[in-house]
């Protein structure tokens, strides 16, 4: 120097002017107001609402089913489908690296199209034996090597044994184990023994484990204002969601609660605005998430919704123009002079600077994103 | 703001792993019948909202987004 992986991070400054939400103070009006000043005013994703919580009301949350999720091992965490570390088997990449799966296929159900004799248990072709047959062939038994079909077919490769075959037996590989040592906390690893080896699908229902009551701030308390009741139906109705149980609450004389016709209102406080699973930063624990200690900071909020425009000069990346350094070339060859792609300096000009907008609030994930920096690592080339 | 649902030819749908080269009506084309239109025969073009996954195989299942619809004071 060029390409490329991973982690962090920023995501445009500064000044004027003009304007916008908020809060506080002043000063004028006092009915809402107005005008000045001074302080603040958007993200790393505020988004998707995909998960998880707080929090509120429902009975400070019950049992049982149903239904959802989640699913190698370990930690971390309020919690999580999230992080962080290990494992096994695949996939791309020279490589740093990056990425998919992974409870259970003997609980039991299904399903594996076409082709194929058979999709879980079977035998078409073929091999062999034996019987009958003049041969051709036909019947009975075996077999599962070999041929065919398939996405997939009784582990594979040699051999030994056979009538002809097979883990029937033997060596090596592959797999498999309430089995043995060793090593991890554990997934599993390594060694050994045992011929155990009858397919896939659980991102098909099911089993097994572990969690999950429901609804959600338009939850939810509180104040104000205003109104008129009338018909039918009714013994249940409601909290509580699918369904039972249980329990509380409103009715069954005083009619609860449903439909339908009529009236009324169409506001304002709270929750809410950050003092917390907050944000930084030193050290300590720890392979890391992450915990602990001490230290600092205190940061927008409304209501149908404010946070913006201009211009000026700076960053950044591109394109035009112009000059000039070096290097080549060319004349002269004396110290000179001409030319000149690309790069790269400097000066002018002009385009362009993303994706995006809080609304109860926190933690993740997921998706969009012009440009730029920082560390660390891999490959290529050059140098020395 | 909060919760649900949904997507298949131009419209309306059917199908819920393999029989899908996706039926199926209307519409649209173009023949045929008729003097002509209309009906009506016959043919023919059209679609799985986009990107990954699981499988031997995906419209269908799973995961993420993109559009559209709907309810809640």
């Nucleotide at each position: 120097c060029g390409g490329g992986c991973u982690g962090g991070c920023c995501g445009g400054g500064u000044g004027a002017u003009c304007g916008c939400g908020g809060c506080a103070g002043u000063g004028c009006a006092u009915c809402u107001g107005c005008a000045c000043u001074g302080c603040u005013g958007a993200g790393g994703a505020a988004a998707g609402u995909c998960c998880g919580c707080a929090c509120u009301c429902c009975a400070c949350a019950g049992a049982g089913c149903a239904c959802g999720g989640c699913g190698c091992c370990g930690g971390g965490u309020a919690a999580c489908a999230c992080c962080c570390g290990g494992a096994g088997c695949g996939g791309g990449g020279u490589a740093a690296c990056c990425u998919g799966c992974u409870g259970g296929a003997u609980c039991g159900g299904g399903c594996c199209a076409c082709a194929g004799a058979a999709a879980c248990a079977a035998a078409c072709c073929g091999c062999u034996g034996c019987u009958c047959u003049u041969u051709u062939g036909a019947g009975c038994a075996g077999u599962a090597a070999g041929g065919g079909u398939g996405a997939a077919a009784a582990g594979g490769u040699g051999g030994u044994g056979u009538a002809a075959g097979a883990g029937a037996c033997c060596a090596c590989c592959g797999g498999a184990g309430u089995c043995c040592g060793c090593a991890g906390u554990a997934a599993u690893g390594c060694g050994g023994c045992u011929g155990c080896c009858a397919g896939g699908c659980a991102a098909c229902c099911c089993c097994c484990g572990c969690c999950g009551g429901g609804a959600g701030c338009a939850a939810a308390g509180c104040c104000a204002a205003g109104c008129a009741g009338g018909a039918a139906c009714g013994a249940g109705g409601g909290g509580c969601u699918g369904c039972u149980c249980g329990u509380c609450c409103c009715g069954u004389u005083u009619g609860a609660g449903u439909u339908c016709c009529g009236g009324g209102u169409a506001g304002g406080c709270u929750g809410c605005a950050u003092a917390g699973a907050a944000c930084c930063g030193u050290c300590u624990g720890g392979u890391a998430a992450c915990a602990g200690c001490c230290g600092g900071u205190c940061a927008a909020g409304a209501g149908a919704g404010a946070u913006g425009a201009u211009c000026a000069c700076c960053c950044c990346a591109c394109c035009c123009g112009c000059a000039g350094u070096c290097g080549u070339c060319c004349c002269c060859u004396u110290u000179g002079g001409g030319a000149u792609a690309c790069c790269c300096u400097g000066c002018g000009g002009g385009u362009g600077g993303a994706c995006a907008g809080a609304a109860u609030g926190c933690g993740g994930c997921u998706u969009a994103c012009a440009g730029g920096c920082c560390a660390g690592c891999c490959c290529g080339g050059u140098a020395a | 703001g909060c919760c649900c649902c949904c997507a298949u030819c131009g419209u309306c749908u059917a199908g819920g792993g393999g029989c899908c080269u996706a039926g199926g009506a209307c519409g649209c084309a173009g023949c045929c019948c008729u003097u002509u239109c209309a009906a009506g025969g016959c043919u023919a073009a059209a679609a799985c909202c986009g990107g990954g996954g699981u499988u031997c195989g995906a419209a269908u299942c799973c995961c993420c987004g993109u559009g559209g619809g709907g309810g809640c004071a």

Predicted 3D model of RNase P RNA and transfer RNA as a complex of 457 nucleotides. Model confidence (mean pLDDT): 76 of 100. It holds a member of the Rfam family "Bacterial RNase P class A". Gene Ontology terms of the family: tRNA processing, ribonuclease P activity and dimeric ribonuclease P complex. Rfam classes the family as a ribozyme.